[in-house]
RNA sequence: CUUAUCAAGAAAGGCUGAGGGUAAUGGCCCUGCGAAGCCUUGACAACCUCUUCCCGCCGUUGGCGGGAAAAAGGUGCCAACUCCAUCCGUCAACUGACGGAAAGAUAAG
Numbered sequence: 001c002u003u004a005u006c007a008a009g010a011a012a013g014g015c016u017g018a019g020g021g022u023a024a025u026g027g028c029c030c031u032g033c034g035a036a037g038c039c040u041u042g043a044c045a046a047c048c049u050c051u052u053c054c055c056g057c058c059g060u061u062g063g064c065g066g067g068a069a070a071a072a073g074g075u076g077c078c079a080a081c082u083c084c085a086u087c088c089g090u091c092a093a094c095u096g097a098c099g100g101a102a103a104g105a106u107a108a109g
């Protein structure tokens, strides 16, 4: 940079000790009944690989495509929709609902 997904899911212990939730702003939250970080174990999930099964196609010891299962390997993840808003649009006027964008996260290339 490209593509896909982001409404579901899943925590204990140890070390440490004050912040954290997107860089910013506003809001709202979490936090000494222990934040962030590191380590261990466990879970969740199923993006990629592996394996098995089903269907279709082909130039048929096989290959390709689609679907399902599984969870061994590579990642990821385990408060709140990506916590909400910010920019644009539609609707509504009880300042809200919906859609999109931007930004961000993750995977594969």
Base pairs, nucleotide, nucleotide: 001109002108003107004106005105006104011041012040013039014038015037019030020029021028024086025085026084027083042078044076047074048073049072051069052068053067054066055065056064057063058062082103087100088099089098090097091096